Small-subunit ribosomal RNA from an uncultured rumen bacterium, 1488 nucleotides, folded computationally. The coordinates come from a structure-prediction model, not an experiment, and the mean pLDDT is 83.
RNA sequence: GAGUUUGAUCCUGGCUCAGAAUGAACGCUAGCUACAGGCUUAACACAUGCAAGUCGAGGGGCAGCAUUAAGGAAGCUUGCUUUCUUAGAUGGCGACCGGCGCACGGGUGAGUAACGCGUAUCCAACCUGCCCCCUACCCGGGGAUAGCCUUGCGAAAGUAAGAUUAAUACCCGGUGCUGUUGCGAUCCCGCAUGGGGAUGCAACGAAAGAUUCAUCGGUAGGGGAUGGGGAUGCGAACGAUUAGCUUGUUGGCGGGGUAACGGCCCACCAAGGCGACGAUCGGUAGGGGUUCUGAGAGGAAGGUCCCCCACAUUGGAACUGAGACACGGUCCAAACUCCUACGGGAGGCAGCAGUGAGGAAUAUUGGUCAAUGGGCGAGAGCCUGAACCAGCCAAGUAGCGUGAAGGAAGACUGCCCUACGGGUUGUAAACUUCUUUUGUACGGGAAUAAAGUGAGGCUAGUGAGCCUUUUUGCAUGUACCGUACGAAUAAGGACCGGCUAAUUCCGUGCCAGCAGCCGCGGUAAUACGGAAGGUCCGAGCGUUAUCCGGAUUUAUUGGGUUUAAAGGGAGCGCAGGCGGAAUGUUAAGUCAAAUGUGAAAUCCCGUCGCUCAACGGCGGAACUGCAGUUGAUACUGGCUUUCUUGAGUGCACAUAAGGAUGGUGGAAUUCGUGGUGUAGCGGUGAAAUGCUUAGAUAUCACGAAGAACUCCGAUUGCGAAGGCAGCCAUCUGGGGUGCAACUGACGCUGAGGCUCGAAAGUGCGGGUAUCAAACAGGAUUAGAUACCCUGGUAGUCCGCACAGUAAACGAUGAAUACUCGCUGUCGGCGAUAUACAGUCGGCGGCCAAGCGAAAGCAUUAAGUAUUCCACCUGGGGAGUACGCCGGCAACAGUGAAACUCAAAGGAAUUGACGGGGGCCCGCACAAGCGGAGGAACAUGUGGUUUAAUUCGAUGAUACGCGAGGAACCUUACCCGGGCUUGAACUGCACCCGACGGACGGAGAGAUCCGUCUUCCGCAAGUCGGGUGUGGAGGUGCUGCAUGGUUGUCGUCAGCUCGUGCCGUGAGGUGUCGGCUUAAGUGCCAUAACGAGCGCAACCCUUCUCUUCAGUUGCCAUCAGGUAAUGCUGGGCACUCUGGAGACACUGCCAUCGUAAGAUGCGAGGAAGGUGGGGAUGACGUCAAAUCAGCACGGCCCUUACGUCCGGGGCUACACACUUGUUACAAUGGGAGGUACAGAAGGCCGCGACCCGGUGACGGGAAGCCAAUCCCCAAAUCCUCUCUCAGUUCGGACUGGAGUCUGCAACCCGACUCCACGAAGCUGGAUUCGCUAGUAAUCGCGCAUCAGCCAUGGCGCGGUGAAUACGUUCCCGGGCCUUGUACACACCGCCCGUCAAGCCAUGAAAGCCGGGGGUACCCGAAGUCCGUAACCGCAAGGAGCGGCCUAGGGUAAAACUGGUAAUUGGGGCUAAGUCGUAACAAGGUAACC
Repeated sequence: GAGUUUGAUCCUGGCUCAGAAUGAACGCUAGCUACAGGCUUAACACAUGCAAGUCGAGGGGCAGCAUUAAGGAAGCUUGCUUUCUUAGAUGGCGACCGGCGCACGGGUGAGUAACGCGUAUCCAACCUGCCCCCUACCCGGGGAUAGCCUUGCGAAAGUAAGAUUAAUACCCGGUGCUGUUGCGAUCCCGCAUGGGGAUGCAACGAAAGAUUCAUCGGUAGGGGAUGGGGAUGCGAACGAUUAGCUUGUUGGCGGGGUAACGGCCCACCAAGGCGACGAUCGGUAGGGGUUCUGAGAGGAAGGUCCCCCACAUUGGAACUGAGACACGGUCCAAACUCCUACGGGAGGCAGCAGUGAGGAAUAUUGGUCAAUGGGCGAGAGCCUGAACCAGCCAAGUAGCGUGAAGGAAGACUGCCCUACGGGUUGUAAACUUCUUUUGUACGGGAAUAAAGUGAGGCUAGUGAGCCUUUUUGCAUGUACCGUACGAAUAAGGACCGGCUAAUUCCGUGCCAGCAGCCGCGGUAAUACGGAAGGUCCGAGCGUUAUCCGGAUUUAUUGGGUUUAAAGGGAGCGCAGGCGGAAUGUUAAGUCAAAUGUGAAAUCCCGUCGCUCAACGGCGGAACUGCAGUUGAUACUGGCUUUCUUGAGUGCACAUAAGGAUGGUGGAAUUCGUGGUGUAGCGGUGAAAUGCUUAGAUAUCACGAAGAACUCCGAUUGCGAAGGCAGCCAUCUGGGGUGCAACUGACGCUGAGGCUCGAAAGUGCGGGUAUCAAACAGGAUUAGAUACCCUGGUAGUCCGCACAGUAAACGAUGAAUACUCGCUGUCGGCGAUAUACAGUCGGCGGCCAAGCGAAAGCAUUAAGUAUUCCACCUGGGGAGUACGCCGGCAACAGUGAAACUCAAAGGAAUUGACGGGGGCCCGCACAAGCGGAGGAACAUGUGGUUUAAUUCGAUGAUACGCGAGGAACCUUACCCGGGCUUGAACUGCACCCGACGGACGGAGAGAUCCGUCUUCCGCAAGUCGGGUGUGGAGGUGCUGCAUGGUUGUCGUCAGCUCGUGCCGUGAGGUGUCGGCUUAAGUGCCAUAACGAGCGCAACCCUUCUCUUCAGUUGCCAUCAGGUAAUGCUGGGCACUCUGGAGACACUGCCAUCGUAAGAUGCGAGGAAGGUGGGGAUGACGUCAAAUCAGCACGGCCCUUACGUCCGGGGCUACACACUUGUUACAAUGGGAGGUACAGAAGGCCGCGACCCGGUGACGGGAAGCCAAUCCCCAAAUCCUCUCUCAGUUCGGACUGGAGUCUGCAACCCGACUCCACGAAGCUGGAUUCGCUAGUAAUCGCGCAUCAGCCAUGGCGCGGUGAAUACGUUCCCGGGCCUUGUACACACCGCCCGUCAAGCCAUGAAAGCCGGGGGUACCCGAAGUCCGUAACCGCAAGGAGCGGCCUAGGGUAAAACUGGUAAUUGGGGCUAAGUCGUAACAAGGUAACC
């Protein structure tokens, strides 16, 4: 820096990623070189070999080897070979005595929280072999002993005895300093004990020789160097759920011991010492230089290299030595392994290789001492798994290569993609030219060697230096160089949804799988698997693990605490931290300078060397630290002397529900007694339980009891907080103001500590009127362990004592100072004041700057600063468990982890929602009229049935819907029979000739067969058929891939934009407010000003009028005519038709109003406030409907899921629902008579009129392609009848007979006539439509159509009502506001028990371990101490005893792990059970 909480936003906050690194491991892959690296685990066990020896110039010697000499033997070549014996004579030398070394080098990190390490200082408290310098010395004796030899014991390891022998082994004597010790006097110095010099006396203490003659060694003393020992300051880890620890402990005196100081050890004396600045205890860990990371500060690490420490199977101990308490030494104990003759013995790879084991994991039983270094030696030299080299390993860093240049017809093919045109792989390849690192072959070929030895020479002259020459190389015939050959020998891994560079196709279908986080996968997956292409890195690439970073996410640099996690409930106050003004002094902090130190390596810079680089050499800088020295003195600190403003005291004044104790008052409540009085009271949403005729409730009087204090009363006052309220008295605390007398910094904060601390609760004793957990009853309810009601006990009250917590809140710690204002109020002062300006102290409100994520805070800060305290670090688990402390208990304080999630959260925004609020509208309710729901039938749907009952539509917004018309067709469904370039369309090639028509036959038909007839054109061709081929065809799937169209909210009044402004932002403003409207319609106001889509208007129709035009329309006037009629002439006045126009705009009046506008039985007008009706449907919602109207992506079928035909089905039928029709009758039925429409349609038609038929209809037939002809009403009205009945209502169903359409009315048409005459007497809960030419009622027409199941749909006119008080309620909608834990948006969200599975964890009778301590017993080796008998002339020794102790045993506790029947809660887990606690007033406000 990014991703991730949300619909979006800002913040808080966690999780995750990109970077670097590694002693790494794993997967795939692999050409070379250089440099560096390689058991992180079992300090587990180890076979085998090697890792420390050397000196013969210390010694006695001579086993083996060689030489020499002598002798014997054998062979023969007669002087050679072999062999044997003798001789230490020579070179040398096993073993031995002796010297030096073995305490270095090498390994490991178990232990250790410590003066172990780092750094600085000190030792006047110390040692130091080999090395260097100086001084002095090295005399004389002695006795042993190993080896060798002999004899034993033993399996072995080994050991005993005897004899004999040497030394640079050992001992004695002499000498002996400036040595050591003691004593004495003396000088000098220092930092306290003290140190040094010179000196007198006494005592004590040395020595070794070797040789090649050069030297090397030995002894004593002093000095140096090196190495070591000790002491101290400071620094570096965790836990307080470890708070007290300590008896040699702390100190003293005197001893012992040590190289040396010291309780290091001992005796005695004192009672100290350490600890909140973290003792003790527990767990963890070698430390540093440095390494990684980081801007730094930090954080993490301590492998390789260097320094220090510790260890060497575990534990203990000493010996030797200059040095060890000793890795390849000794003794003892323990465990383990091995040998054994069972009696005893041996061993220690955390040296180098190597083996087993463990583990994800780490190499060769290699070469050489050539170099560097070490030991010994006079030296040559010997030894050296130190070291130098090589081997193995991509395990790291660096370098090189796998070719370079040209080469487009952007080749062909292949893979892949495609819109089928092409694209891509791709300059890639081929091809041409070039190069040769690497490779192969051949040839040449180093440096590392300096120095020393041997030989010779020169200079100097005791030691040495130089010159010449000689010799010594593991790695190595390596590096490197040259020649030849030839692109020849050499590329992979991961990734491609976002973060994050890089995309397409196929397969799969919540499967298989992926995944670091968010998350992909349920049939079009850029996220899985494969492919193609691409991206990144490249001999590597990825994954995993770990650390730092990002993370300012522990914040010193550099965070926070009103609401996100976080202020202790409040006060007092010890320690601690911080602290007013002035003078002087000091120099601890602070600052400066130089000094010492801060090892080297590392890091950085420069330069040089390996061909470059990595790597290495040299030089510089740095090492931010520590210490002392010198100086500075502003600030902080120490000391001193002052000051008054902080703080306190004093005097005066007023002030308040401050506290404690005692008294006292009235009202109310309940109870008791008495009176009056009578039937109910009480209670609720409604009731009931309860009380009451034994007299309640009500009411009056009197009495009793306990508790609380009405009004005043307030955003009031007081108190540290909790909290405090009738009135009076006593005691008592505080703050305020005024004065400026006193003290003189006495202050602030405050971990622990102490005190106070609501309510509930606990103990004891009282009291108990009311109210009231628990409990009982009554209701409510599906249930109701609740809400409501009637009762009612603890408690509520008092005293004493506990408890110690609250949403103990201002969710805001205390103190001080500073920083604009306005306003209210309380207590003082000014001041003699009810006015009001000032001032001090409180309590409130509003705002500026500033702050804040915002909300908000704002002199009472959440602003600006300082000081001190407390607290926070993702959510859950959990304020839980364990432990400890307090409590009578209830509980309280302190307070985790495993596990789990990717969020949890704060503030604000827009919506949606609310059994929130306000305003408004709608046939929404109400007021009415008529229906549905009951009956029969029609129609559609569900269900069922069926071979099929094709498909779709399903709350509103499906169900007389697609369908505006299923007998065949339609038709998509079922059965059966056929066809396969196909029923229809079309490209190409070839062939045939017509095509077609008529007739006959078979067949259910499609189809098949046969006969007859038949074109134009020169040709090509048109057309038809056949064959082949490319397309076809599909009402098959997906409306959740789509276009288009449609329904609904809703003809509701809304939905947005530009610019500006406000806000960090989502967003807001505009569009809000007031009035108004049918309307976001207008007006006013206004940080908004304008605009767009909607509204309205423009369009059609209807209503009035004018004008123009009059035929097919009309007929007032004129004329003619008829039985009659605009029938005819004529006319266009009227009606009407269809063009054009007019009219209506709140224009006028009145009232109200700023205006917009509203109101009026207003006027006028045909019409009045949108005149009526229609068309017109904003942004969007419902993954709404439709792939079967059409179009279309993808998938699927291709002798079938295509297509043709016959028949059947879509019309089925126990049932349920929707929409309708007809009715149930008298406002009616029937019969007769009779009047008046509009709109539409008509040639395969409408059909007047005539005839026949009861009728449907049939037979004729005028007119009309239509303002001309045809079709043309019914209810109405008049008269008669029926008289309340299942009827003269009603017409279903059924029988018979017909008509018409049609190829055909069986399944399955309509109509007519006659007969039959079902249910039904107005319809439960519930529900629908309608506000005027509307409802209701009456008929007519049209589309589709051969006909029609039409009672449907769309239109037309006739007759023609009732009602609306009003907006409380139901439904739907609009605006504003409010709450929200909702945003898939309340059909939301969400809680707890129970049931199931899994996981971790607490408790637990017990069981099994672990480390440490305590007490007692036993106690090895060993140092030390003591010591009569034994040995020794003696020195001394043996033996014995003692102290201490490793270890072992016994015992009781504590601590800490593992495990456990059972048990407790917790977490997690697509669709389990029961309820509905929370979120809205969540339906009883929520919460502690």